[in-house]
Context: one part of a larger RNA
Molecule: small-subunit ribosomal RNA, 3' major domain
Organism: uncultured bacterium
RNA sequence: UGAGGGGGACCCGCACAAGCGGUGGAUGAUGUGGUUUAAUUCAAAGCAACGCGAAGAACUUUACCAAAUCUUGACAUCCUCUGACUCCUCUAGAGAUAGAGUUUUCCCCUUCGGGGGACAGAGUGACUGGUGGUGCAUGGUUGUCGUCAGCUCGUGUCAUGAGAUGUUGGGUUAAGUUCCGCAACGAGCGCAUCCCUUAAGCUUAGUUGCCAUCAUUAAGUUGGACACUCUAAGUUGACUGCCAGUGACAAACCGGAGGAAGGUGGGGAUGACGUCAAAUUAUCAUGCCUCUUAUGAUUUGGGCUACCCGCGUGCUACAAUGGGACAUACAUAGGGCAGUGAAACCGCGAGGGGGAUGCCAAUCCCAUAAAGUUGUUCUCACUUUGGAUUGUAAUCCUGCACUCAACUAUAUGAACCUGGAAUCGCUAAUAUUCGUAGAUUAACUUGUUACGGUGAAUACUUUCCCGGGUCU
Numbered sequence: 001u002g003a004g005g006g007g008g009a010c011c012c013g014c015a016c017a018a019g020c021g022g023u024g025g026a027u028g029a030u031g032u033g034g035u036u037u038a039a040u041u042c043a044a045a046g047c048a049a050c051g052c053g054a055a056g057a058a059c060u061u062u063a064c065c066a067a068a069u070c071u072u073g074a075c076a077u078c079c080u081c082u083g084a085c086u087c088c089u090c091u092a093g094a095g096a097u098a099g100a101g102u103u104u105u106c107c108c109c110u111u112c113g114g115g116g117g118a119c120a121g122a123g124u125g126a127c128u129g130g131u132g133g134u135g136c137a138u139g140g141u142u143g144u145c146g147u148c149a150g151c152u153c154g155u156g157u158c159a160u161g162a163g164a165u166g167u168u169g170g171g172u173u174a175a176g177u178u179c180c181g182c183a184a185c186g187a188g189c190g191c192a193u194c195c196c197u198u199a200a201g202c203u204u205a206g207u208u209g210c211c212a213u214c215a216u217u218a219a220g221u222u223g224g225a226c227a228c229u230c231u232a233a234g235u236u237g238a239c240u241g242c243c244a245g246u247g248a249c250a251a252a253c254c255g256g257a258g259g260a261a262g263g264u265g266g267g268g269a270u271g272a273c274g275u276c277a278a279a280u281u282a283u284c285a286u287g288c289c290u291c292u293u294a295u296g297a298u299u300u301g302g303g304c305u306a307c308c309c310g311c312g313u314g315c316u317a318c319a320a321u322g323g324g325a326c327a328u329a330c331a332u333a334g335g336g337c338a339g340u341g342a343a344a345c346c347g348c349g350a351g352g353g354g355g356a357u358g359c360c361a362a363u364c365c366c367a368u369a370a371a372g373u374u375g376u377u378c379u380c381a382c383u384u385u386g387g388a389u390u391g392u393a394a395u396c397c398u399g400c401a402c403u404c405a406a407c408u409a410u411a412u413g414a415a416c417c418u419g420g421a422a423u424c425g426c427u428a429a430u431a432u433u434c435g436u437a438g439a440u441u442a443a444c445u446u447g448u449u450a451c452g453g454u455g456a457a458u459a460c461u462u463u464c465c466c467g468g469g470u471c472u
Stems, first nucleotide, its partner, number of pairs: 007472007015462001019426005026316001029313005034307002042053001064302007073127001077126002079123005088101005106117004129291002132289003138285002140280003143276001145274001150189006156165003169180003195268004200236007209226001211224001214223002239262001242256002245253002318419001322378003327373002334366003339359002345352002390411004433453006
């Protein structure tokens, strides 16, 4: 000087407490360990690995395994030689591939001798290639403490010096935020502001949007209008600005007015110096080591999907604040040309069909929101709860669905009657609950990322648990 303390003082945080809902028990989903396997590719490992890399493992992906093949190579540059190449057809094969045939005779310059350029084949080595090793050789990127309020510097001063001071003290703040004091005076990176979004108004602009008034229609459908809503550009608005009190006449705090909004209005982006030899050589780049008829490359099939078991994360439930069958109301945001696909019509349904003188979209489509509401039925029962599992239907869709997808109909109807020790999330439009949409390769989601609907309870306080900050 730091770090630690079951030393002290002060402060903060869904850290405890107060409350609401979960996990831990059940079935199945998913990840992981273990075991198994020819292979079950690899990485990630307390918080900060485990619905993580993976925003999509049937083939491909794919890195793993078995078998069959290639060796200047699947990919790149250079050199030599030859020639257009591609496409198409047939045979063998699981295919990669091998053999045969058909057709055509590339472009530019030219002194017509030739030269140059792509493209293909053969040869020669230089090489190429490696998801092989090392994240403890590295760059870049990322996590974490932590959006915590800290981390430093110049000059000066003090000290023999390491260093100290400033940055401590008294107040205050979300904040090293700010005021006062002070051998300090200033400054930088952080804080805050600037940025995006959301909440109110005004101006401008009215089509694809909207409809108050006038006609019109089944319907903003059409004429018409741009008031309103909305959209999207600009602008105003919030600054403790005003008032009262407290306070050191300060900073500030508490209450109030006005206001759409009040004390950082809500949310996001933004992550200081550094810590963990944290993670990543399998995104990429890269040093060194290593393989080079193989640790490279191609193909078919298999595996990553195995299954006594342990753990993590989410789904569905155990029911009456509910289940079933009718009727009926109200969203947001997003996507659409290898696309989205309407209305008729067919099918119990998944779906088929159709291709709109639809839509490159505020125009058309995906697209009916669901919980909710009004009646109705079930009447406490492993049941009209629950839906696992399995059979049938040459079921349906996509790209061939056996290993190994997702749906449909019908039949089947398992566990589970609220879950031990323990443990997690959340302070307001939040938790809980309800549905909708997108990304990712055709198909595939209980995951993830967005979106809106409904909409609570509680916070006495800092004794205690955990983490952090300041002084000592």